Molecule: c-di-GMP-I riboswitch aptamer
Organism: Firmicutes bacterium HGW-Firmicutes-14
RNA sequence: ACAUAUAAUGGGCAAACUUCGCGAAAGUGAAGGACGCAAAACUAUGGGUCUACGGCCGGGUCACCGGUUAUGAUUGCCAGGUUGCAGCU
Repeated sequence: ACAUAUAAUGGGCAAACUUCGCGAAAGUGAAGGACGCAAAACUAUGGGUCUACGGCCGGGUCACCGGUUAUGAUUGCCAGGUUGCAGCU
């Protein structure tokens, strides 16, 4: 110095839920709040999952209804890529 496991100290992030905003929705931003997290930092590349405004197909009493579709979303679902704090044994 690197790898694996891991104690302490100091700091970091922040689930559910609540309020306000954005969005058709999934979801997301801010504030409060802590279930958890050593990558719960960054990245939608692969898989998974969620949603379906619009499109397409079908039905219709012409009000709408059903099916399908990611170009939407999720990195706190998993894997890959990039970067990274402290320090005992």